[in-house]
Context: one part of a larger RNA
Molecule: large-subunit ribosomal RNA, domain IV
Organism: Candidatus Kapaibacterium sp.
RNA sequence: CCGUGGUUAAGGAACUCGGCAAAUUAGCCCCGUAACUUCGGGAGAAGGGGUGCUCCGAGCAAUCGGAGCCGCAGUGAAAGGGCCCAAGCGACUGUUUAUCAAAAACACAGCACUCUGCUAACUCGUGAAGAGGAAGUAUAGGGUGUGACACCUGCCCGGUGCCGGAAGGUUAAAGGGAGGGGUUAGCCGCAAGGCGAAGCUCCGAACUGAAGCCCCGGUAAACGGCGGCCGUAACUAUAACGGUCCUAAGGUAGCGAAAUUCCUUGUCGGGUAAGUUCCGACCUGCACGAAUGGUGUAACGACUUGGGCACUGUCUCAACCACGGGCUCG
Numbered sequence: 001c002c003g004u005g006g007u008u009a010a011g012g013a014a015c016u017c018g019g020c021a022a023a024u025u026a027g028c029c030c031c032g033u034a035a036c037u038u039c040g041g042g043a044g045a046a047g048g049g050g051u052g053c054u055c056c057g058a059g060c061a062a063u064c065g066g067a068g069c070c071g072c073a074g075u076g077a078a079a080g081g082g083c084c085c086a087a088g089c090g091a092c093u094g095u096u097u098a099u100c101a102a103a104a105a106c107a108c109a110g111c112a113c114u115c116u117g118c119u120a121a122c123u124c125g126u127g128a129a130g131a132g133g134a135a136g137u138a139u140a141g142g143g144u145g146u147g148a149c150a151c152c153u154g155c156c157c158g159g160u161g162c163c164g165g166a167a168g169g170u171u172a173a174a175g176g177g178a179g180g181g182g183u184u185a186g187c188c189g190c191a192a193g194g195c196g197a198a199g200c201u202c203c204g205a206a207c208u209g210a211a212g213c214c215c216c217g218g219u220a221a222a223c224g225g226c227g228g229c230c231g232u233a234a235c236u237a238u239a240a241c242g243g244u245c246c247u248a249a250g251g252u253a254g255c256g257a258a259a260u261u262c263c264u265u266g267u268c269g270g271g272u273a274a275g276u277u278c279c280g281a282c283c284u285g286c287a288c289g290a291a292u293g294g295u296g297u298a299a300c301g302a303c304u305u306g307g308g309c310a311c312u313g314u315c316u317c318a319a320c321c322a323c324g325g326g327c328u329c330g
Stems, first nucleotide, its partner, number of pairs: 001325008010316002014314001019311001027051005036041001038148001052069007070074001082309007089301002094106002110146007122132003149296004154226003159223002161219005168214003174208002179203005186195003227245005254288001255285001266282005
């Protein structure tokens, strides 16, 4: 010097990103216990008091009552909750990155949409047999989203998707075979060459021809989307109001500097002597918003944030002790 453990005057978070670590608390009995609440809870809330031994009495006993005794100390060792206030997120118990992440991520009951009538849909399998689904049958099974509960969930179907429709347009194979090419018996020609039936063969127009697409409707708890400019009130400011352009429709309720706010440490209030964090408001929402759910919410959380009480070597500021190691000597 390092590690582990122990004690510490006065102060008590001044430490630090942050009370990290440590300390406090602790069992049992009695008293007592708030907001809020889904009436279960919150709650061991919080906060107090007691706790050993001996004798006597009561009692079957547990135990209770009385009198006394000892210590600094009686749950005498060990083991064994610190607590409160406010906010965010997620309802909850659960699950997860075996080996840096346990969470606000996943799951979850509940809700909704959609598919599926049974040889079900769907999945595995060789376009199979077969199996699962299920020895189930729409109060069932599959898929997707949301995520307890409470109050709710607005507008847009133009695009994309899905569902329905079948009049018209387009359209494959196939059918069809107008027409054309090759070959050549033969014919013409002195020759070069030309014409060319049947057969064989190659190409091939019209016409017929399904789904799909175009088209016509529906559908957003389907994928998704949810405006701009100008003017206007008897101070000023603001604009209930008006005009205009564009759109499929122009963001409703609720919330809002937010896990979302750039400007920004916005402004005001609270808390502090002092607060870029925190809480309550405001609304100018760069760029919230309604099952990619919105807003609340008791209970819960090794979650995150702010504050307080208690407590402490975290610190002011360090000291000593024990054990182990390093180091030096041997």